RNAcentral holds the sequence, with entries from MGnify. This is a predicted structure of a 96-nucleotide RNA (SAM riboswitch aptamer (S box leader)) from uncultured Ruminococcus sp. The coordinates come from a structure-prediction model, not an experiment, and the mean pLDDT is 83. Taxonomically the source falls in Ruminococcus (Bacteria, Bacillati, Bacillota, Oscillospiraceae).
RNA sequence: CUUAUCAAGAGUGGCGGAGGAACAGGUCCUGUGAAGCCCGGCAACCUAGUUAUUAAGCUAAGGUGCUAAUUCCUGCGGUGUAUUCCGGGAGAUGAG
Numbered sequence: 001c002u003u004a005u006c007a008a009g010a011g012u013g014g015c016g017g018a019g020g021a022a023c024a025g026g027u028c029c030u031g032u033g034a035a036g037c038c039c040g041g042c043a044a045c046c047u048a049g050u051u052a053u054u055a056a057g058c059u060a061a062g063g064u065g066c067u068a069a070u071u072c073c074u075g076c077g078g079u080g081u082a083u084u085c086c087g088g089g090a091g092a093u094g095a096g
Base pairs, nucleotide, nucleotide: 001096002095003094004093005092006091011039013038014037015036019029020028021027023075024074025073026072040067041066042065045063046062047060048059049058050057051056071090076087077086078085
């Protein structure tokens, strides 16, 4: 850079000790224990097997990923009195 997905799912565990939710503004989580690490778990993008051989489905879980809140909400534009709705941007993850 291209492409797909982002409304579901997942711990009353151990170590650890004060921050965390990408950025900004909000709004939240947190000594009833944050980040991080380990174990456990979820899911099924790649992968393996299999039905079929066009599409698609099923099984497993080796490589990733994830495990508060819709990607927590809004950041730009359109419709609208407004609530809202739609699209985009940004971000995250997989594959190339």